[in-house]
Molecule: transfer RNA
Organism: Lepisosteus oculatus
RNA sequence: GACCUCAUGGUGCAACGGUAGCGUGUCUGACUCCAGCUCAGGAGGUUGCGUGUUCAAAUCACGUUAGGGUCA
Numbered sequence: 001g002a003c004c005u006c007a008u009g010g011u012g013c014a015a016c017g018g019u020a021g022c023g024u025g026u027c028u029g030a031c032u033c034c035a036g037c038u039c040a041g042g043a044g045g046u047u048g049c050g051u052g053u054u055c056a057a058a059u060c061a062c063g064u065u066a067g068g069g070u071c072a
Stems, first nucleotide, its partner, number of pairs: 001071005007065001010024004018055001026042005048064005
């Protein structure tokens, strides 16, 4: 330098262009002498950043940043 891959709640990951969800964690309640386990409910996301395409973008296009990789 060229190319491939990845970035999504605290964390690990899903998600045909059409309501952003699951596990875990966290908080509250039930249960318990207290806690744990279990059960029920809640909070927590500008989907790395910018621009564009589209009625509609996590998803498509271009640029850019960070991580990983292949080649030179």